[in-house]
RNA sequence: UUGUGACAAAGGCAAACCCGCCGAAAGGCUGGGACGCAAAGUUACCUGCCUGUGGCCAACGGCUAUGGCAGAGGGACUACCGGA
Numbered sequence: 001u002u003g004u005g006a007c008a009a010a011g012g013c014a015a016a017c018c019c020g021c022c023g024a025a026a027g028g029c030u031g032g033g034a035c036g037c038a039a040a041g042u043u044a045c046c047u048g049c050c051u052g053u054g055g056c057c058a059a060c061g062g063c064u065a066u067g068g069c070a071g072a073g074g075g076a077c078u079a080c081c082g083g084a
Base pairs, nucleotide, nucleotide: 002084004082005081012037013036017032018031020029021028022027035071041077042076043075045074046073047072048069049068050067054064055063056062057061
């Protein structure tokens, strides 16, 4: 440097759910908690999905992201340990 992931070691992250807070919502954050994860580290660039404040349509409803999801897939960037 490339490729790879062993009931190796050192460590890491943390689903559902619960408390509190923020938010219109989706969702996020802190703490608890572990379903899982070898990039479950970063990034909304592409696809997809969620919400619909506001706006639009003549409308008991529908459309729409400027709001989100990186633990839906892809891309980009970065990285620990071991083996080759």